[in-house]
RNA sequence: GCACCGGUAGCUCAGUCCGUAGAGCGCCCGGUUGACAAUCGGGAGGUCGAAGCCUCGAAAGCUUCCCGGUGCA
Numbered sequence: 001g002c003a004c005c006g007g008u009a010g011c012u013c014a015g016u017c018c019g020u021a022g023a024g025c026g027c028c029c030g031g032u033u034g035a036c037a038a039u040c041g042g043g044a045g046g047u048c049g050a051a052g053c054c055u056c057g058a059a060a061g062c063u064u065c066c067c068g069g070u071g072c073a
Stems, first nucleotide, its partner, number of pairs: 001072007010025004019056001027043005049065005
């Protein structure tokens, strides 16, 4: 330099036929316990790597760029 894969909540990841964002763990509050753990209920937390474009509507499609990984030279 070229090709491919990935970047979504604090962490690990779903969601990819455009239909307006979720799970587990962690965190906070409460139930339960003599207390803790476990368990149950509730809650906070994300302009989906960045910018632009198509669209009534984009995490998703198109373009460029940034970051990580793999392969080739």